[in-house]
RNA sequence: AGUUGGUCGGACGGUCGCGGUAUUCGAACACGUUCGAAUACCGAGGAAAGUCCGGGCUCCAUGGACAGGCUGCCAGGUAACGCCUGGGCGUGCUACGGGUGAUCGUCGCACGACGGAUAGUGCCACAGAAAACAAACCGCCAUCACUGGUAAGGGUGAAAAGGUGGGGUAAGAGCCCACCGCGUUUCCGGCAACGGAAACGGCACGGCAAACCCCAGUCGGAGCAAGGCCAAAUAUGCGGCGAAAGGUCGUCCACCUUGAGAAAGACGCCGCGGGUAGGCUGCUAGAGGAUGCGGGCGACCGUAUUCGGAGAGAGAUGACCGUCCAGUCGCCUCGUGCGAUGGACAGAACCCGGCUUACAGACUGACU
Repeated sequence: AGUUGGUCGGACGGUCGCGGUAUUCGAACACGUUCGAAUACCGAGGAAAGUCCGGGCUCCAUGGACAGGCUGCCAGGUAACGCCUGGGCGUGCUACGGGUGAUCGUCGCACGACGGAUAGUGCCACAGAAAACAAACCGCCAUCACUGGUAAGGGUGAAAAGGUGGGGUAAGAGCCCACCGCGUUUCCGGCAACGGAAACGGCACGGCAAACCCCAGUCGGAGCAAGGCCAAAUAUGCGGCGAAAGGUCGUCCACCUUGAGAAAGACGCCGCGGGUAGGCUGCUAGAGGAUGCGGGCGACCGUAUUCGGAGAGAGAUGACCGUCCAGUCGCCUCGUGCGAUGGACAGAACCCGGCUUACAGACUGACU
């Protein structure tokens, strides 16, 4: 200096203000609530963010299939995951080493949507003769020529039908041979992905599945404005009762007299129901944190002890002052001096586990 992991993310005090809880006091009334005051205590984050995955919780739905979405090497962790850990394989780069060479081995770093390309369909720009049941532009060979042979060489391209060396040939070609690569089979190792060895095969259909598609697995929907409880005023629905005056009679029931009235509706009173305002709840103890011990390469798991005071609802958590601390700038008498400046990203809203993104600066572990 770089890479990577972890911890923290200004400190202390004062004044005023805001939200919550408890206690006390005062006022109001519907008599246990509301309003006000005082005192004490508490009051954002590592990402509270993006709302991208996975869950808890709640309500609704729940016969099956198709459709559709998502996931995709293997094993493990987990409540679960598209997350994490370990492993495998591949690609690229660097370094070292072996080989005449094709190419091989090892260390390290980075990256990989890393199931299937003989199930089918489709696509492969430009350039190039040709982009895939191959193909002849130049070149090479044969021929007087027409034409034919040739994928070795040239050239194009991201990609051109194995490569190196030799034989062979008219010139060529796995046409033949050795080796390199590749494939198949068997055996061995591994839970597995996969690896190793041997034998065999002239090599066989280039790439793209973040193209359709196929295969395997998986997925019900909506969300705390979920949902539950209490419940005014007004309006509406249902049910019940009721005409008025006078008398017995001071009051109630009952009765009498006069008198109104077809019924229904309207109107009045009472009760009930649903729903609105409003209030309460859900609501913060949770797959929780810290420390020790034990198990595991690790993610993580087990166990013991211990800790634990945000909870708003148009949404509180702020402002100012003082003294300091990092950091930055300036000055000079260069002293750990003086003065100025000065702390990022960002703000909970039912709760967790992840991922991603933002972030001044400080401390610290490991590696180079």
Molecule: Bacterial RNase P class A
Organism: soil metagenome